[in-house]
Molecule: RNase P RNA; transfer RNA
Organism: Allostellaceae bacterium
RNA sequence: CCAGACGGUCGGAUGGCCGCGCCGCGCGAUUCGCGCGGUGAGGAAAGUCCGGGCUCCACGCAGGCGCGGUGCCGGGUAACGCCCGGCGGGGGCGACCCCAGGGAAAGUGCCACAGAAAAUACACCGCCAAGCCCUCCUGCCGCAUCUCGGUGCGGCCAGGGGGCGGCAAGGGUGAAAUGGUGCGGUAAGAGCGCACCGCGCUGCCGGCAACGGCGGCGGCACGGCAAACCCCACCGGGAGCAAGACCAAGUAGGAGCGGCAGGCGACGCUGGCCAAUAACCGGCGCCGCCGGGCGGGCCUGCCGCGCCGCCGCUCGGGUCGGUCGCGCGAGGCGUUCGGCGACGAACGUCCCAGAUGAAUGGCCAUCCCCGCGUUCGCGCGGGACAGAACCCGGCUUACAGACCGUCUGGCGCC
RNA sequence: GCCGACGUAGCUCAGGGGUAGAGCAACUGAUUCGUAAUCAGUAGGUCCGCGGUUCGAAUCCGCGCGUCGGCACCA
Numbered sequence: 001c002c003a004g005a006c007g008g009u010c011g012g013a014u015g016g017c018c019g020c021g022c023c024g025c026g027c028g029a030u031u032c033g034c035g036c037g038g039u040g041a042g043g044a045a046a047g048u049c050c051g052g053g054c055u056c057c058a059c060g061c062a063g064g065c066g067c068g069g070u071g072c073c074g075g076g077u078a079a080c081g082c083c084c085g086g087c088g089g090g091g092g093c094g095a096c097c098c099c100a101g102g103g104a105a106a107g108u109g110c111c112a113c114a115g116a117a118a119a120u121a122c123a124c125c126g127c128c129a130a131g132c133c134c135u136c137c138u139g140c141c142g143c144a145u146c147u148c149g150g151u152g153c154g155g156c157c158a159g160g161g162g163g164c165g166g167c168a169a170g171g172g173u174g175a176a177a178u179g180g181u182g183c184g185g186u187a188a189g190a191g192c193g194c195a196c197c198g199c200g201c202u203g204c205c206g207g208c209a210a211c212g213g214c215g216g217c218g219g220c221a222c223g224g225c226a227a228a229c230c231c232c233a234c235c236g237g238g239a240g241c242a243a244g245a246c247c248a249a250g251u252a253g254g255a256g257c258g259g260c261a262g263g264c265g266a267c268g269c270u271g272g273c274c275a276a277u278a279a280c281c282g283g284c285g286c287c288g289c290c291g292g293g294c295g296g297g298c299c300u301g302c303c304g305c306g307c308c309g310c311c312g313c314u315c316g317g318g319u320c321g322g323u324c325g326c327g328c329g330a331g332g333c334g335u336u337c338g339g340c341g342a343c344g345a346a347c348g349u350c351c352c353a354g355a356u357g358a359a360u361g362g363c364c365a366u367c368c369c370c371g372c373g374u375u376c377g378c379g380c381g382g383g384a385c386a387g388a389a390c391c392c393g394g395c396u397u398a399c400a401g402a403c404c405g406u407c408u409g410g411c412g413c414c
Numbered sequence: 415g416c417c418g419a420c421g422u423a424g425c426u427c428a429g430g431g432g433u434a435g436a437g438c439a440a441c442u443g444a445u446u447c448g449u450a451a452u453c454a455g456u457a458g459g460u461c462c463g464c465g466g467u468u469c470g471a472a473u474c475c476g477c478g479c480g481u482c483g484g485c486a487c488c489a
Base pairs, nucleotide, nucleotide: 001410002409003408004407005406006405007404008403009402010401012367013366014365015364016363017362018361020040021039022038023037024036025035026034027033028032042385046396047395049394050393051392052391053390054240055239056238057237060302061301062300063299064298065297067236068235069234070233071232072086073085074084075083076082087101088099089098090097091096102231103230107229108228109225110224111223124171125170126167127166128165131164132163133162134161136160137159138158139156140155141154142153143152144151145150179197180196181195182194183193184192198220199218200217201216202215203214204213205212206211244324245323246322247321254315255314256313257312258311259310260309262290263289264288265287267285268284269283270282271281272280292308293307294306295305317488318487319486331350332349333348334347335346336345337344338343368383369382370381371380372379373378415485416484417483418482419481420480421479424438425437426436427435432469440456441455442454443453444452462478463477464476465475466474
């Protein structure tokens, strides 16, 4: 100097004039106005994807079931699906980067097309010795016949072909084919045997652990998919500031639909039946027993908790005002200490937006940066993404450009 | 501000891991004097976008983008 990796910071500056919201003080004023002073967007205020605070609602106990989420190990944290440090796997010459990274010998399911075969394996092409079969072809031998070319029948220690049989090395299909490479071995082959690698089981050692190292045994028995169902471990009540509380005003202070409001017995009062009593049939009240419905995610059991005139849904009517929640917080900054780090502790210091159709703006000047032009004096144009709304911790997404630090590879020079 | 659903042909919708479909519309031909209807045929797709899982994604997962809907208070 070029190319790159990682981490971090900023994201126009200063001054003047005019204007806006909020707070404080003063003056006048019941609403409001004026003056002075202070203060006034972000790293993402965004998406609303996770985790909390806060608020209301729900909540008897036990067991089981179900639903949703997370998923190597250890740590951090209020908590997390976040962060840090490790482990394992993959990529890069390297700095470094990426991984939803538990379980596929618990079970179920799927693996299209192609292919012989897609998961208790299988054999299309191919390779193959001995044996058996066929007797198709060639050859040879014997016999018969003959028109002496041949033809027919029988046989063979011969050769070829086919079948039975052996094999899975090679070819071929596929995303994936039942360990890989090499040597031996064989008819051909094959973990058939051996060495190394892989895999499984196991012992010892190191590590909190994930895991790693060394050794022994096993010839291999385990295809892939769990962001398919599932299994295992852990976590989880619901809704959200339009939560919720209060004040004021106003009205038809409503209507409809659906669900349930059960049974038995004793007693009291009472009605009917009867001439009358009992019995019987009802009504009301009350008590007891048995049960039912709705609610507590579902089911079961126990308890007997709440309600039984309540619950749910729909329609209609009224208002479109105000106050609180609402700004001191898991808060910011600095120093020291502990920790590899995320982070924690102590001390000091600071107070830092609160609107409600919603303020945070505009103009000018100088400087900064970028682009264009240039007569090198300068002139012209432009300044990323975006904008609080209960708050906080993360993640993700958008973003012109500038700066700082650490490191890697290459080239050149000393 | 908060919550939920959806995105597939020009329109309305199916399809929920194995070559993307239906109805209507469009186009061509037949029929008719002509049109409509009818009949026969044809074309038309980045399955909203970008990543990931898988051999393979419209479908499963994540992140964006867009569209639509609901939620105020009082009796």